[in-house]
């Protein structure tokens, strides 16, 4: 210096599921909205947890897009595992 992996940042893409019912308060442009609750029905791709194929330095660890839904979410917005591109310094390997 190049390249690969990893981490951060930026950009782009990014699924699923009720705009559910209802009580109170407030504002009301008069039919709606906001907030705080209650009751169900659903979703899995923030996070979390569990099992485990597998892997390792094999005492013990690391482990998912599987499973569970605690959390989160179910019009839009926001978020979003993951993927691509760019970039920054560090680390590791060749």
């Nucleotide at each position: 210096g190049c390249u690969g992996a990893u981490c951060g940042c930026g950009c782009g893409g990014g699924a699923g599921a009720g705009g559910g019912c209802u009580g109170g308060u407030g504002a009301u442009u008069c039919u709606u909205c906001a907030c705080c609750g209650g009751c169900c029905g659903c979703c899995g791709a923030a996070g979390g947890a569990g099992c485990a194929a597998c892997c390792g330095c094999c005492c013990c660890g690391g482990a998912a897009u599987c499973u569970c839904u605690c959390a989160g979410g179910c019009a839009a917005a926001a978020g979003g595992a993951c993927c691509g591109c760019g970039u920054g310094g560090g680390u590791c390997g060749a």

A computed fold for a 94-nucleotide RNA from a Sphingomonadales bacterium, annotated as Glycine riboswitch aptamer. The sequence was found by an Rfam model in a public genome assembly. Model confidence (mean pLDDT): 77 of 100. NCBI's taxonomy places the organism under Bacteria, Pseudomonadati, Pseudomonadota, Alphaproteobacteria, Sphingomonadales.